Annotation: The part of an RNA shown here (large-subunit ribosomal RNA, half B) has 1182 nucleotides and comes from a Candidatus Woesearchaeota archaeon. The prediction has a mean pLDDT of 83. Rfam family: Archaeal large subunit ribosomal RNA. Its family is annotated with ribosome and structural constituent of ribosome in the Gene Ontology.

Context: one part of a larger RNA
RNA sequence: UCCACCCGAGGGAAUUCGGCAAAUUAGCCCCGUGUCUUCGGUGGAAGGGGUCCCUGCUCUUGAGUAAAGAGCAGGGCGCAGUGACAAGGGGGGCCCGACUGUUUAACAAAAACGUAGGCUCCUGCAAAGCGGAAACGCCUAGUAUAGGAGCCGACGCCUGCCCAGUGCCAGUACCUUAAGCUCCCUUUCAAGGGAGUGAAGGGCUGGUAAACGGCGGGAGUAACUAUAACUCUCUUAAGGUAGCGAAAUACCUUGUCGGUUAAAUGCCGACGCGCAUGAAGGCGUAACGAGGUCCCCACUGUCCCCGGGUGGAACCCUCCGAAAACUCCAUCCUGGUGCAAAGGCCAGGGACUCCCAGUGGGAAGCGAAGACCCCGUGAAACUUUACUGCAGCCUGCCGUUGUAGUAUAGGCAUCGAUGUAUAGAGUAGGUGGGAGCUGUUUGAGGUGUCACUCGCUAGGGUGGCACUUAGGCGCAAGUGUAACACCACCCAUCGGUGUCUAUACUGCUCACCCCUCUUAUGAGGGGGACAGCGGUUGGUGGGCAGUUCGGCUGGGGUGGCACCCCGCUGAAAAGGUAUCAGCGGGACCCAAAGGUCAGCUCAGACGGGAUGGAAACCCGUCGUAGAGUGCAAGGGCAAAAGCUGGCCUGACUGGAUCUCGAACAAGAAGGGAUCCAGGCCCGAAAGGGGGGCCUAGCGAACCCCAGUGUGCCCCGUAGUGGGGCCCUGGGAUGAUCGAAAAGUUACUCCGGGGAUAACAGAGUCGUCGCGCCCGAGAGUUCACAUCGACGGCGCGGUUUGCUACAUCGAUGUCGGCUCUUCCUAUCCUGGCCGUGCAGAAGCGGCCAAGGGUGGGGGUGUUCACCCAUUAAAAGGGAUCGUGAGCUGGGUUCACAACGCCGUGAGGCAGUUGGUUUGAUAUCUACUGGGAGUGCUUGGUGCCUGAGGGGAAGGAGGCUCUAGUACGAGAGGAACGAGCCUCCGGCGCCACUGGUCUACCGGUUGUCCUACAGGGCAGGCCGGGCAGCUACGCGCCAAGGGGAUAAGUGCUGAAGGCAUCUAAGCACGAAGCCCUCCCCGAAAAGAGGCACCAUGGCCGCCCCUAGAAGAGGGGGUUGAUAGGGAUGGGGUGUAAGCACCAAGGCUUCGGCCGAGGUGUUCAGCCCGCAUCUACUAAUAAGG
Repeated sequence: UCCACCCGAGGGAAUUCGGCAAAUUAGCCCCGUGUCUUCGGUGGAAGGGGUCCCUGCUCUUGAGUAAAGAGCAGGGCGCAGUGACAAGGGGGGCCCGACUGUUUAACAAAAACGUAGGCUCCUGCAAAGCGGAAACGCCUAGUAUAGGAGCCGACGCCUGCCCAGUGCCAGUACCUUAAGCUCCCUUUCAAGGGAGUGAAGGGCUGGUAAACGGCGGGAGUAACUAUAACUCUCUUAAGGUAGCGAAAUACCUUGUCGGUUAAAUGCCGACGCGCAUGAAGGCGUAACGAGGUCCCCACUGUCCCCGGGUGGAACCCUCCGAAAACUCCAUCCUGGUGCAAAGGCCAGGGACUCCCAGUGGGAAGCGAAGACCCCGUGAAACUUUACUGCAGCCUGCCGUUGUAGUAUAGGCAUCGAUGUAUAGAGUAGGUGGGAGCUGUUUGAGGUGUCACUCGCUAGGGUGGCACUUAGGCGCAAGUGUAACACCACCCAUCGGUGUCUAUACUGCUCACCCCUCUUAUGAGGGGGACAGCGGUUGGUGGGCAGUUCGGCUGGGGUGGCACCCCGCUGAAAAGGUAUCAGCGGGACCCAAAGGUCAGCUCAGACGGGAUGGAAACCCGUCGUAGAGUGCAAGGGCAAAAGCUGGCCUGACUGGAUCUCGAACAAGAAGGGAUCCAGGCCCGAAAGGGGGGCCUAGCGAACCCCAGUGUGCCCCGUAGUGGGGCCCUGGGAUGAUCGAAAAGUUACUCCGGGGAUAACAGAGUCGUCGCGCCCGAGAGUUCACAUCGACGGCGCGGUUUGCUACAUCGAUGUCGGCUCUUCCUAUCCUGGCCGUGCAGAAGCGGCCAAGGGUGGGGGUGUUCACCCAUUAAAAGGGAUCGUGAGCUGGGUUCACAACGCCGUGAGGCAGUUGGUUUGAUAUCUACUGGGAGUGCUUGGUGCCUGAGGGGAAGGAGGCUCUAGUACGAGAGGAACGAGCCUCCGGCGCCACUGGUCUACCGGUUGUCCUACAGGGCAGGCCGGGCAGCUACGCGCCAAGGGGAUAAGUGCUGAAGGCAUCUAAGCACGAAGCCCUCCCCGAAAAGAGGCACCAUGGCCGCCCCUAGAAGAGGGGGUUGAUAGGGAUGGGGUGUAAGCACCAAGGCUUCGGCCGAGGUGUUCAGCCCGCAUCUACUAAUAAGG
C1' cells in the first nucleotide's frame, strides 16, 4: 500500500452524475394510524409504549398441586432485558407500465414481451390455417360460446373528420385481353397475317379507416393598446374534434409565471401559435415495480479531514514454479533537427558499479493485421411499387369424361308460314311447267264469335265453335318489269320437327371422390362427370431465389457535372499541358442557306428629292469593311467566302493514300484533305463541283427492319416459297469507346488504406486573443485623466477554420478527481508614475511570477449564470498535462420508447431509460533503503562546504498613532508600534479528543460438572495505560546585509543653456543573492583537522531502530532481554464466608429466594519506571 472488517470528537450529504457505499430501522404484544381508493386496499402507514431476573397469586384447557397459555401484585439488577444470533429505515411529489409473470445463458431485467379484456378479418367441417413432392399429418377424435390471423392491452371517461391515393370486399351493360375454336387472306399446304368468339385479371361502378394511411395557407376587423367572437380570399379527399401539452415528444430553450432552495440548466404546479401532441388509441387511475426522476425526516467516515485497530496479502526465509513479452545497443535530461511528437542524430548539461522495496511520467509500453472513416466493379443479412425468375393462388382450353332432358345458337334434312313501291278487285319472292284445280254431309263459300300468330294497320295465315248450304278459284281480259289455280325446284325471313355440334341449365350413374359395414376382384350411404389429378394459357405473385444498386470529388455524403464535342483565356512566343479554374457554346438547321457561271458592293456619314417625319424610296459624294457571312467564339473573306440572277443536283458510285481524332506509343467510331476510275452538272474556256467560309452538330457488337443491290449457300416445290452469307442504309446506348439493375445495415463480416475523414500533433492564422500607429470625435473649456470612430501595422498560437504532412498490423475520446511544473498579457499582496488625485475610495499606466487565488446551488458539462464570503476569488501551457492513476455522468455498439423522415428495411450533431474500463513493471524515470569500488597505508572521531533542495513562510483583522493630517461638512488616512486570526510548513504527545481484537468489568445464547473457573461468536455492551495520532500542543522570530527593476535623485557634458547619463555617484520592490533549515567529499581539483596502530563484521541477548539490508544498545569488569519485588497505572470492589432481603414453605429444627451489605480503594492486569543476576548474553571460534 491492497483486500475483508471494527471504532471515531465536532459538523451531518457540505461528497458525488446520483446518499454509490455505509449507517439507521428491525422480532413479538399493546395503543394508534392521514390521504387516496376499484371499498378489497393503501397498512407493519406514520407515530408511541412494553419486553430481563426473583417472590406470590388469578384465569383458561384439564381428574390433577404434570404441562402449556393468558394475566395481576410486590421485590431486584444493569449503560443497555427480541442484551448475542436473527430481524422493515420511513414519508411525500411526478413519469412509464394496470397488476403476479417473461427476456438478450456470458456487458441491457426495462418503460421491452406477455397478460385478462376490447376490436377487426377468415372459417359450415373433406372448414379456414399450418407442415409435406406426395401419401399423409397438426389443429382435432374439436365444430361458430369453435378454430385460425392481426391490432390494441386491467379498469373508468371516451374514441372526431377524410375512401382522393394504396390495399381489401362486392358489382359490372360496356372497353381491354391469352391459348383454344370459327371464319377470311396468303394461288394447294406449312409457316405467317387478319377478323370473330372470349376466362381470370385490369379498366369501370360502389363499399370499407379498431385497413395502409392522412387530418392547410394568406389577409383584414372591436372607441387606449393588445387580441380577434366577425369578414374576405386561395386551396384540399378531409383540413386535428375531445383531451393532454416546454412532455420519455419543444429546435429556439436554462421559454414565461408561481412553489421548493441562501443560491435550482433540477423537480412540482400553471401558461400555450404544440420546430414536430392527439384519439385502439387519447386522457385519467387505486394497487403493484431490484424501473426512471425530485424533495423531506432519520442516519451516518460520502465529505470537511483523516486517525487508530483486527485478520489476510504484500515484505523476509525454505521448497516448488508458469504465462504474456523480448531486432540491436542501451546512464539519462533540456533545446534543436528530422516523414512535422528522438534513450540512440546535433548542441549543451548531467552521469562511478551493483542490489532491494516502492510509484506508475516515458518507452507515441504490452494485448487485438482499427469495430469509426474511406476504398474493393469483396461478402452477408434484411426491405421494397430495383431487375430477372420460381413456388403458391386465380383462370380459359384439352384429357381422365359417361348418360338423359330442357332452352338457346349454328349446320344439315324436312314441314309450315311469311314476302304489300306504283298500277292492278288485291299483301304479285324467283324460275320453269301448266289449263285446269277444289267442294256438295270427308261441307265450297258466306256470316258471327273465340284463341293463337304475322303485320307495311290494309289486311294475311292456322285452329275451334255456332248458323247457313252449293259453289269457289284459275285461264281469258285488264294492270304491271313480272299474272295469279295446281305441280316442281329455288331465294330471303320466321317458326315447327328430326339429327349433329356448341353453350347454359336440370336430372341420372358407371368413371372419379368421401363415409360406414366389412374384408370381398364387395355391400350400403353421400357426392358426381363437378371436384381432384395431368397438360397447356393468361393473370397475380419479396412467400422464396439469384443478382445489381456508376464515376468524378480538397475524406465521404448532400449539391454539382468540371462524364461526349467546339471556341477563347489560363498556357510560361513550336507542339503539348492540370484544378469542382474563368468566359461562352453544340446534340441543330438548309431542297437552298447546296454546285457552277455571271453580275454587284456593304455599315455609316454628308448633300439633294412630293406626301415622307431621326429613320421607308430615289440621286450624288465619301466610305479597308466600322457590314454581312443561319447559330458561340476565334481565325478568315471585297470584281468575295458578302448580295442578286441563270442553269443545275458533285448533298455522286467504286478504289487508294495522307491527316485530325490520339503531341512525342498503338487503335475504334466520327471528321477532313489529295489522287485514280466511272458516269454527270456548270462554264466559251482555263477550270470548278464527292454539300454548306473554317473550326462543334455525334454512336460499337448482339437484335430488328429495309434494299428494283444482286453475288453466293442450304431446305422445299411443278412453280411462286422459307432460312442464311456478303454489301448498303435505318432503329441507341448523353455515365456519350455503348452491362439489362433499387434501397437498408447501430446485427454486421472480410480484404486493404494514414493513397482518405473524425481525436491529438505539425504548417498556416482568415477567425480568435493581445498590442502598436493615426487621432475624427466626447470629456463644460481641452484629442491623448479617461474613452476613442474610420483606417493602417504587428505579436501570440489557449478559439474556430483551412491543408491532409505523421499515425488506421490502433498513440484510448469529453468532463470531474488526484498530483506536479512552467508562462505572464498581474486578480490579490510589494514598489512606483499620472489623474478630471483634498482625504477616503477609485480610474489609467510602469516594475514585479515569491506566495496566494477558496466554499456552495442547478447542469454530465468545459463554459456561462446565481448565493454567501474574501486581500483576491487572474488568465493560460504541459498529446485541449494527467484512464499500464481513479471515475464513467456525457459522447459512441448490441435492447427499448417518443417526435420527425421513409411504402419498407431503417434513419436523425433530436430526445429518453439501460449498458463488461484488461494486465504479475523488462528498460528508463522518480521516491526511498542498502552493498561495492575509487579517492596511492589502514582505522576511529570531528569538520569544511563546491553544489543542490525549501516559500518556510504568505495574508488579513483589531488597537495605539487619531477622530489627528486632509476637508465647508460629511467623512477620514499614513509612517511607526502592539495584539490576534486564517492559510501553509516542520516537529511533538504533558493536556484535550480518537483508537487501543494488551487489559478490566457488565451481560445474551450455548457447551464443559451444580458452584467456582472457563471455551465459542472481538458475541454484544461500558471503560481504558502505553503507543500511534488531530480535532490537541510547540516552532517557522526580530529583522538585517548585498546587488537590482520601474521609479526618484546628485553632479554633468556632447549641445556655453537645459538634462538622472554619455564618464561618475546615491537611493529604490513580497522579486534576485545571502543571513535560517535540510542533503552534500563520487566535489576525478575525489578536501581538512585531531588521535590511534588501534579496527570492523559474523556468531549471542536485545531496541521507543527496522520490509530485507541498514541504524542503536548490551555481552558477567553486565541491568541488554526475560523473571521477581516495589512504585505508578487500568478496571471498579473478586472468590469464599457471615449477615440482610420482597415473600413463600415448614416436621417449628429450619428451608427456598433475584439481589444487597461487610470482609474489600478489593480481585485481576500492565508493551511504563526503579531495584534485584534468579534465567539467557557461556565457552570456543570464523